[in-house]
Notes:
A computed fold for an 82-nucleotide RNA from a marine eukaryotic metagenome, annotated as c-di-GMP-I riboswitch aptamer. Model confidence (mean pLDDT): 86 of 100. The RNAcentral record of the sequence draws on MGnify.

């Protein structure tokens, strides 16, 4: 990150391969889009409450659980005009 060339990943919804409390994730389809939409939970932020905790009760707190397609920030990697 401009032309282009080889490719890649895959949001939204679909089935349920399954899996967990839930968020989420995983298998398949589809392809919104993305120059790191490759990897990491350091940092900020945002989801989620199963177990504890408060509370008559409804509910409330709170992360050891998640989100890299929230944004920094660290690493890797294809392609080469300024």
């Nucleotide at each position: 990150g401009a032309a282009a060339a080889u490719g890649g990943c895959u949001a939204c919804c679909c089935u349920u391969u399954g899996u967990g409390a839930a968020a989420g994730c995983u298998a398949g389809g589809u392809g919104c889009g993305c120059a790191a939409a490759g990897u990491c939970a350091c940092g900020g932020g945002c989801c989620u409450a199963a177990a504890g905790g408060a509370g008559a009760u409804a509910u409330c707190c709170u992360a050891u659980g998640g989100c890299a397609g929230c944004c920094g920030g660290a690493u890797u990697g294809c392609c080469g005009a300024a």